Notes:
The RNA shown here (Fluoride riboswitch aptamer (crcB RNA motif)) has 77 nucleotides and comes from Rhizobium sp. The model forms 100% of the base pairs in the Rfam consensus. The source organism's lineage runs through Bacteria, Pseudomonadati, Pseudomonadota, Alphaproteobacteria and Rhizobium. The sequence is in RNAcentral, with records from Ribocentre. Model confidence (mean pLDDT): 77 of 100. Rfam family: Fluoride riboswitch aptamer (crcB RNA motif). The literature on the family includes a 2012 paper in Science by Baker et al., "Widespread genetic switches and toxicity resistance proteins for fluoride".
């Protein structure tokens, strides 16, 4: 230096929040006494048709469980 693994932490898993758990990603450059800036990774649902980029359609506030909030429908007071 490179590769792999572990721990901790951060980010992320089709539009809100939280606990817990799970998967995936975690590199580069510049600057400062310090705070920082830019870029990259993970990530950005599904079905059908066709002229492959459009058209039509479908499920869900979860990645998973539970709870809260928002929205919609129904019932009761």
């Nucleotide at each position: 230096a490179c590769c792999g693994g572990g721990c901790a932490c951060g980010g992320u898993a089709a539009u809100g929040g939280a606990u817990u758990c799970u998967g995936c990603c975690g590199g580069g450059c510049c600057g400062u006494g310090g705070u920082g800036g830019c870029c990259g990774a993970a990530c950005c649902g599904c079905u059908u048709g066709c002229u492959u980029g459009c058209a039509a359609g479908c499920u869900g506030a979860u990645g998973a469980c539970u709870c809260c909030u928002a929205c919609u429908c129904g019932u009761g007071a």